[in-house]
Context: one part of a larger RNA
RNA sequence: CUGGGCGUAAAGCGCGCGUAGGUGGUUUGUUAAGUUGGAUGUGAAAGGCCCGGGCUCAACCUGGGAAUGGCAUUCAAAACUGGCGAACUCGAGUAUGGUAGAGGGAAGGGGAAUUCCAGGUGUAGCGGUGAAAUGCGUAGAUAUCUGGAGGAACAUCAGUGGCGAAGGCGCCUUCCUGGACUAAUACUGACACUGAGGUGCGAAAGCGUGGGUAGCAAACAGGAUUAGAUACCCUGGUAGUCCACGCCGUAAACGAUGUCAACUAGGUGUUGGAGAGUCUAACUCUUUGGUACCGCAGCUAACGCGUUAAGUUGACCGCCUGGGGAGUACGGUCGCAAGAUUAAAACUC
Numbered sequence: 001c002u003g004g005g006c007g008u009a010a011a012g013c014g015c016g017c018g019u020a021g022g023u024g025g026u027u028u029g030u031u032a033a034g035u036u037g038g039a040u041g042u043g044a045a046a047g048g049c050c051c052g053g054g055c056u057c058a059a060c061c062u063g064g065g066a067a068u069g070g071c072a073u074u075c076a077a078a079a080c081u082g083g084c085g086a087a088c089u090c091g092a093g094u095a096u097g098g099u100a101g102a103g104g105g106a107a108g109g110g111g112a113a114u115u116c117c118a119g120g121u122g123u124a125g126c127g128g129u130g131a132a133a134u135g136c137g138u139a140g141a142u143a144u145c146u147g148g149a150g151g152a153a154c155a156u157c158a159g160u161g162g163c164g165a166a167g168g169c170g171c172c173u174u175c176c177u178g179g180a181c182u183a184a185u186a187c188u189g190a191c192a193c194u195g196a197g198g199u200g201c202g203a204a205a206g207c208g209u210g211g212g213u214a215g216c217a218a219a220c221a222g223g224a225u226u227a228g229a230u231a232c233c234c235u236g237g238u239a240g241u242c243c244a245c246g247c248c249g250u251a252a253a254c255g256a257u258g259u260c261a262a263c264u265a266g267g268u269g270u271u272g273g274a275g276a277g278u279c280u281a282a283c284u285c286u287u288u289g290g291u292a293c294c295g296c297a298g299c300u301a302a303c304g305c306g307u308u309a310a311g312u313u314g315a316c317c318g319c320c321u322g323g324g325g326a327g328u329a330c331g332g333u334c335g336c337a338a339g340a341u342u343a344a345a346a347c348u349c
Stems, first nucleotide, its partner, number of pairs: 003321004007303002012317001014201004021194003025088007033081002035077008049065006091191001092188004096183004103177007110154001115149007125136002162169002206247006215241002220236004258316006266294012298305002322349003331342004
């Protein structure tokens, strides 16, 4: 380089937006760059190949031919690709009316519970475990009642339910705001798809500055267990968990399945619309967007997938190429750091 691959064997970037590039709907005219055909020139000779000839044969020598995959010039063709022009509406988008939703941001509010504080009642235990002990309690605990403080999280509803590109999102109200779906028309007229670099978002943990701290809880301390117990169990408990701003940029970031489009039997449930039919009360039918399960053909090593494909195809990107060494070293870039990213080799089986 080619080939073959990427759900689970090595392999889909965590997810968007988007530059270059690649690819691109229907009709028509034109052009002739690609494309196709012809002609001419060139493509040295030798060698190699084919058919002959000469040394007694062969090696060797020698004649002719073909080939020389190519390039250039020129003539012609116009289907396809490209360029230019004109047009179209099915792709894409805009306008209008509706619909559902834990989509995002900000502010305000609410109740249950835990803990703590104050007071009342009340008395000897409470707590905890397999059993205990550490711990708390006569300076009055646990229990119970009243009041107060503060922080964090929002039971039931709740659902193989919904929304979001992914991460993710769940008490209530208000404000600001993104997207989706749907119906019927009108409009723009290919405006599209993908996307190397780039850029933005990105759970948890961690980091910086300043707050906050009820519960939980790495580290740590003590009590148990044990041969030991730097653990599992128990009593405590600090970072952290929470908020604001700024970093970090990673996860089994998973559907372990890149994005977009077309085509290819059905059935069942659920969720969001729209339209019909009616027995007007719950259904039935049609259509459309999600989300699950089963399943034909087909695919698959099997498991399984199966209109939400892992089927049949097209466009573009990413990635893989035996195990270990190693996602490591060195160097570069980024970061406050932790580290992240890019990424080998020797050696070895």
Source information
This is a predicted structure of a 349-nucleotide part of an RNA (small-subunit ribosomal RNA, central domain) from an uncultured prokaryote. Model confidence (mean pLDDT): 89 of 100. RNAcentral holds the full RNA, with entries from ENA.